[in-house]
RNA sequence: UUUGACGGUCCAGAGAGCCGCCUUUAGUUAUACUAGGGGAGGAACUUCCGGACUCCACAGGGAAGCGCGCCAACCGAAAGGUUGGGACGAACGGGGCAACAGCCGUUCGGACGGAAAGUGCCACAGAAAACAAACCGCCUUCGGGCAAGGGUGAAAAGGUGCGGUAAGAGCGCACCGCGCACAAGGCAACGCGUGCGGCACGGCAAACCCCGCGAGGAGCAAGGCCAAAUAUGCCCAUACGUGUCCCGCGUGAGAGGCAGAGUAGGCCGCUUAGAGUAAUGGUUCUCACGGGCAGCAAUGCCUGACAAAAUCUGGGGUAUGGGCCGUCAAACAAU
Numbered sequence: 001u002u003u004g005a006c007g008g009u010c011c012a013g014a015g016a017g018c019c020g021c022c023u024u025u026a027g028u029u030a031u032a033c034u035a036g037g038g039g040a041g042g043a044a045c046u047u048c049c050g051g052a053c054u055c056c057a058c059a060g061g062g063a064a065g066c067g068c069g070c071c072a073a074c075c076g077a078a079a080g081g082u083u084g085g086g087a088c089g090a091a092c093g094g095g096g097c098a099a100c101a102g103c104c105g106u107u108c109g110g111a112c113g114g115a116a117a118g119u120g121c122c123a124c125a126g127a128a129a130a131c132a133a134a135c136c137g138c139c140u141u142c143g144g145g146c147a148a149g150g151g152u153g154a155a156a157a158g159g160u161g162c163g164g165u166a167a168g169a170g171c172g173c174a175c176c177g178c179g180c181a182c183a184a185g186g187c188a189a190c191g192c193g194u195g196c197g198g199c200a201c202g203g204c205a206a207a208c209c210c211c212g213c214g215a216g217g218a219g220c221a222a223g224g225c226c227a228a229a230u231a232u233g234c235c236c237a238u239a240c241g242u243g244u245c246c247c248g249c250g251u252g253a254g255a256g257g258c259a260g261a262g263u264a265g266g267c268c269g270c271u272u273a274g275a276g277u278a279a280u281g282g283u284u285c286u287c288a289c290g291g292g293c294a295g296c297a298a299u300g301c302c303u304g305a306c307a308a309a310a311u312c313u314g315g316g317g318u319a320u321g322g323g324c325c326g327u328c329a330a331a332c333a334a335u
Stems, first nucleotide, its partner, number of pairs: 001331011013287007021039007041306001045317002048315005053219004066214004070085006086112001088109007113210002118208002120204003135150002137146003158176006177199001178197005185190001223268004232259004236254001239251004289304006
């Protein structure tokens, strides 16, 4: 310098013309016309977690199911985030060693409570994947003993060394690892040290499960208001019957009135886009940026990511084009 990976951050083309779409205001009474105003995103995606709002439920307690899960400080209403720290793991380097490991440093990683409560699973390979076992192997008094070595695997019943033994083995010892106890450092996670125990017997809890903490349930198709037609009920001018007549009683009709829950439908909820699952676009020119192809080059041609509101809102996750910054890796060049 180039390329790539990861992280952070910013943007998600600009201007003009023409043709359209939704909505709103005015002319204007109008669904048509004219003029003006407004009209998607960083994720509008996902629906994973909070909150507002609404309705239902609610003496208290519990189970199931769900969510969360190292520590501290800060931000935040919460969910969550930021910074720092701790333990663990991986890579690299240092140091160490016969060779590893333990040790130190740097960088990176993340659902980081529990695997000595129980259950379950561990492909292929391999003798054996967990009440250990024995293919090759070692030893043998040939009855048997062993688990060092080989080999398989992501993982093989603590590691290394010395002793020991027929051969071996925590069988014994030292160091390391592991567990327990004590003391004491740190706000804490946790770490240092000392002593004891030959070792409890692999991994997986993003398998069931256990522990701790948290939370009533459902969601704008929430929910509220108005409200046809039809069916139902009541009333009724008038008509007919009864009757001398009126009232009354009875019958029939509708061209009447009223009632009422709910449906169709409308409105609110609802928004400086906002409904109706439906609008927010297309095209031409110029400029800018990226990509592809052709060309020695100048340049020409083609092309433009993910995706689109539906009550509002804070986060998480995922998708995606480009600019800038940082870290790391590789290649090339120069010294």